[in-house]
Molecule: transfer RNA
Organism: Nanobdellati archaeon
């Protein structure tokens, strides 16, 4: 130097192929259960998707470009 994987919640990950309101666990908060705690169950908050630009009515996704990690090539 070239090439190939991946980066989403607080951790771990699904959605990308084929553009359409962003998932799930576990953890956090409340509440029901219980004399009390564990367990169980029930809501809830929490994300502007590694950044920056372009396409599009509309982008996590499609294009460039960049930026961290891991891997092959030379």
């Nucleotide at each position: 130097g070239c090439c190939c994987u991946g980066g989403u919640a607080g951790c771990u990950u699904a959605g990308c192929u084929c553009g359409g309101u962003a998932u799930a666990g576990c953890g956090c908060g409340a509440g029901a259960u219980u004399c009390g705690u564990a367990a169980u169950u029930u809501c809830g908050a929490g994300g502007u998707c590694g950044a920056g630009g372009g396409u599009u009515c509309g982008a996590a996704u499609c294009c460039c470009u960049u930026c961290c990690a891991g891997g092959g090539c030379u």